The RNA shown here (Guanidine-I riboswitch aptamer) has 110 nucleotides and comes from Rhodobacter sp. NCBI's taxonomy places the organism under Bacteria, Pseudomonadota, Alphaproteobacteria, Rhodobacterales, Rhodobacter. Its mean pLDDT, the model's own confidence on a scale to 100, is 79. It matches the Rfam family "Guanidine-I riboswitch aptamer". About the family: This family represents a conserved RNA structure found upstream of the ykkC and yxkD genes in Bacillus subtilis and related genes in other bacteria. The function of this family is unclear although it has been suggested that it may function to switch on efflux pumps and detoxification systems in response to harmful environmental molecules.
[in-house]
RNA sequence: GAGUUUGGCGGCUAGGGUUCCGGUUCCCGCAUGGGUUCGUCUGGUCCGAGAGCUGCCACCGGCGGGGAGACAUCCCGCCGGGUGCACGGCGGGACAAAAGCCCGGGAGAC
Repeated sequence: GAGUUUGGCGGCUAGGGUUCCGGUUCCCGCAUGGGUUCGUCUGGUCCGAGAGCUGCCACCGGCGGGGAGACAUCCCGCCGGGUGCACGGCGGGACAAAAGCCCGGGAGAC
C1' cells in the first nucleotide's frame, strides 16, 4: 500500500418528532359537534440505534452418534463462544415531521 472477513432477522429501550387519536387555545352552534391554535402537551398510534438490551438463525470451537473399516465430506444431538475493537462532526435525505433512522464503522481523530 492492496484485498477479504468481522453476519441476518425479530422484539424492546434510550431517543425522536407531530400525520392520526387524545388533550389544549380561540371562535361558531340548542346539542351531537365543526373550524382553529399549541409538541415549550404527560400521553396512545408512528419512527427508532454500527458503537444499547434481548431472542432465534447462521457461523466458529469441543464432545458424542449415524451412513461405510479409516480419512475427508454430509447429517443429527449436546456444551461453549456475541463472533475482536469501536472516539466521531458539520452538512444533507426520507416519511406528516424529527431523531442515536439513512448518507455513515462516512469526513476526521487515536